[in-house]
Transfer RNA from an Anaerolineae bacterium, 72 nucleotides, folded computationally. The organism belongs to Anaerolineae, within Bacteria.
Parts: sequence; C1' cells; structure tokens
RNA sequence: GCGGGCAUGGUGUAGCGGUAACAUGUCUCCUUCCCAAGGAGAAGAUCGAGGGUUCGAAUCCCUUUGCCCGCU
Repeated sequence: GCGGGCAUGGUGUAGCGGUAACAUGUCUCCUUCCCAAGGAGAAGAUCGAGGGUUCGAAUCCCUUUGCCCGCU
C1' cells in the first nucleotide's frame, strides 16, 4: 500500500429496513433476626464518527477513526 472482520447501556451479547432486546451489574422495595439466595420494580445505550439513499437506517451505500487478521 491492498483486501477482510469487529465497534450496540458499566460488562457480555442479540438484532439482517418499521417503538433497540436479553443476561449480568447498579438502585429501591418485599421476604429474613442478619447475610446470602429468591421475588417485584426502576434507572441506564440517539447503536465508533460524518454524510448519502429511503416515508422510515443499528441494519443498505460512501468517507473516516480505533483494534484485529490476511496479502504484497
């Protein structure tokens, strides 16, 4: 230099054009003499960044950043 993969709540993942979901963690409450376990509820991500296509984009296209892999 060329090609490919990954980037989504604190953490680990799902989502394949139509309200961003699950687990775990955090907070509150219940249960208990207390802790743990269990139960109920709440907060938390505008999806790496910018632009385009579309009525509508995490999703499709272009550019770009970081990390990883391959080729030269």
Rfam family: tRNA. Its family is annotated with triplet codon-amino acid adaptor activity in the Gene Ontology. Rfam describes the family as follows. Transfer RNA (tRNA) molecules are approximately 80 nucleotides in length.